[in-house]
């Protein structure tokens, strides 16, 4: 010094509910809150998947088609990164 994770210290993020703010929605974004999480930190202008469908297009209607929107706590990849004992 890399790599893999299993115990230990420090400690670190924050589902789901609420409330409050933004969005056609999905979703974000700020308080509480903690189910998890060894990257649940970044990157959606790497490949895959899901989700919403305003605007557009079809339709007598109902409704369907659709991503340019969005999900990194979908998943693969890329990239930074604390410990210390085995």
């Nucleotide at each position: 010094a890399a790599u893999a994770g299993c115990a230990a210290a420090g400690g670190g993020c924050a589902a789901a509910c609420c409330c409050g703010g933004u969005g056609a929605a999905a979703g974000c974004c700020g308080g509480g809150g903690a189910c998890g999480c060894a990257a649940a930190g970044c990157c959606a202008a790497c490949g895959a998947g899901u989700c919403u469908a305003a605007a557009g297009c079809u339709g007598c209607c109902a409704a369907g088609c659709c991503a340019u929107g969005a999900c990194g706590g979908u998943c693969g990849g890329g990239u930074u990164g604390c410990c210390a004992g085995c």
Molecule: c-di-GMP-I riboswitch aptamer
Organism: Peptococcaceae bacterium